[in-house]
RNA sequence: UGCAGAGUAGACGUUAGUGCGUUAAGUGCCCGGUGAACAGGGAGUUGUCAUCGGGACGAAGGAUUCUUUUCAGGAUCCGCGGUACUAAUAUCGCAUCCCGCUGCU
Numbered sequence: 001u002g003c004a005g006a007g008u009a010g011a012c013g014u015u016a017g018u019g020c021g022u023u024a025a026g027u028g029c030c031c032g033g034u035g036a037a038c039a040g041g042g043a044g045u046u047g048u049c050a051u052c053g054g055g056a057c058g059a060a061g062g063a064u065u066c067u068u069u070u071c072a073g074g075a076u077c078c079g080c081g082g083u084a085c086u087a088a089u090a091u092c093g094c095a096u097c098c099c100g101c102u103g104c105u
Base pairs, nucleotide, nucleotide: 002104003103004102005101010092011091013089014088015087016086017085018084019083020081021080022079029055030054031053032052033051034050035049036048040099041098042097043096061078062077063076064075065074066073067072
């Protein structure tokens, strides 16, 4: 000098556990605002995430039982939800640029 490579945050699938909703929140989609993170260092998007506001769409309950002022309320179980969190595990994994690191040369 050249070539090759490693490593993060995070994303997501599966399983288990504990919850939430089933009086529809949540999830997913669209628009706008704000903020945050992105391998050891620096920069960083039209990408990612969080949050706020708005919009469109939209789901599944059932059985048993208890209390009761019979109106209603509660409990358990089986379901349901592109449901939340935690753990284990598989897969993917800096948008990109510069430097650094490792190996070979």